[in-house]
RNA sequence: GACCGACAAUGGCAAACCUGCCGAAAGGCAGGGGCGCAAAGCUAAAGGGUCUAAGGCCGUGGAUUACGGCUAUGACAGCCUGGCUGCCGAA
Repeated sequence: GACCGACAAUGGCAAACCUGCCGAAAGGCAGGGGCGCAAAGCUAAAGGGUCUAAGGCCGUGGAUUACGGCUAUGACAGCCUGGCUGCCGAA
C1' cells in the first nucleotide's frame, strides 16, 4: 500500500411508523423515531432494474372536468453491477 472487517476505539447515517411542508403521483425536505448499515458518502447524463404518468400520443364515447392503453422529460444510490471519494486497524 492492496485486500479484508473485530462483541475494538472515535464518531456517523437512519427503515417502518407519526407530524408538518412541497409534489399530479412516485417521491422529496424538516422534526420525532430506530429496522438496519463499514461506504446506508457521492454518481440516475455508466449499465440493468423498479416505481409514478402531470403533460403528450392512441383508443372508447354524442360529449366532458369521463374511462382505458402507451410513454420519463419525473423519481429510487437502503435493488444489483460499475465509477469517484473517505474514518479506524484486531485477525